RNA sequence: CGUGAUCUUCAGGGACGGGUGAGUCCGCAUACGACGGACAACUCCCCACCGGCGGUGAAAGCCCGCGAACCCUGCUUGGCACCUGCCGGCAGGGCCGAUGCGGUAAUUCGGCGCUCCCCGCGACGAAUACCCGCAGCCGACCGUACAGUCGGGAUGGAAGAAGAUCAGC
Numbered sequence: 001c002g003u004g005a006u007c008u009u010c011a012g013g014g015a016c017g018g019g020u021g022a023g024u025c026c027g028c029a030u031a032c033g034a035c036g037g038a039c040a041a042c043u044c045c046c047c048a049c050c051g052g053c054g055g056u057g058a059a060a061g062c063c064c065g066c067g068a069a070c071c072c073u074g075c076u077u078g079g080c081a082c083c084u085g086c087c088g089g090c091a092g093g094g095c096c097g098a099u100g101c102g103g104u105a106a107u108u109c110g111g112c113g114c115u116c117c118c119c120g121c122g123a124c125g126a127a128u129a130c131c132c133g134c135a136g137c138c139g140a141c142c143g144u145a146c147a148g149u150c151g152g153g154a155u156g157g158a159a160g161a162a163g164a165u166c167a168g169c
Base pairs, nucleotide, nucleotide: 001168003167004166005165006164007163008162009161010160017046018045019044023039024038025037026036027035048149049148050139051138052066053065054064055063061137062136070094071093072092073091074090075089076088078087079086080085099135100134101133102132103131107127108126109125110124112122113121114120141152142151143150
């Protein structure tokens, strides 16, 4: 140096409240309807809050990729079952969301000047954001009155990050 192997650790955040009432239960109501009462969406409405990982000429949820989850196919030296099968693992594929306007300019380029030239310096011009302001938008599956935030798979897995040891250059 981060080139290889092994091991260890880390690796996702987010609502108080108000409104409505699908529905449920009860009865002083009741032929059926109706009537009265209570409970009723953290999912609907209002108002809030949150933003994994690597990269990108600067600090990104919405620029380029990745991960997880979900679905399909194939394989399986593993486990459980023992007719099919189920769980796990591996490989391939599918799926895979969302931004505009304005401002500033680290940086880059250009000619001009300072010098005969190079380097360097200076002002000017142009381009440039992941920054600033404003206004928007997006967010897997299952459960449940319709969920980015509740519960669940998940004390799981993982993009990756850090360190140690042994090698290599």